[in-house]
RNA sequence: AACAGAGUAGGAGCCUUUGCGUCAAGUGCCGCCGGGACGGGGAGUUGCCGGGCGGACGAAAAGGGGUGACCCUUGCGGUAACGGCUCCGCAUCCCGCUGUA
Numbered sequence: 001a002a003c004a005g006a007g008u009a010g011g012a013g014c015c016u017u018u019g020c021g022u023c024a025a026g027u028g029c030c031g032c033c034g035g036g037a038c039g040g041g042g043a044g045u046u047g048c049c050g051g052g053c054g055g056a057c058g059a060a061a062a063g064g065g066g067u068g069a070c071c072c073u074u075g076c077g078g079u080a081a082c083g084g085c086u087c088c089g090c091a092u093c094c095c096g097c098u099g100u101a
Stems, first nucleotide, its partner, number of pairs: 002100004010088006017081003020077003029055005035049002040095004061074005
């Protein structure tokens, strides 16, 4: 020098638990404005993930208890978080690591 490989952030699916909403928040969609992260090091996108504001759309409740506020149970929501399993995965560039040795 060459070939092969490992490893990130993050994402997807399923499951457990605990919440939130069911008085409609959240999720998903659109626009605008910030921000953040992206293999061990450096750089880093038109890709990724949050935040704020605005807009459009939009729903699954049932039973029981209580004078009431409200509570409980079973559901429901492209609902949230921790954890588990599986899968995908450095956009890209340079260097590095392991193996062939």
About this RNA:
The RNA shown here (THF (Tetrahydrofolate) riboswitch aptamer) has 101 nucleotides. Its Rfam family is "THF (Tetrahydrofolate) riboswitch aptamer". Its family is annotated with tetrahydrofolate metabolic process in the Gene Ontology. The sequence was found by an Rfam model in a public genome assembly. Model confidence (mean pLDDT): 78 of 100.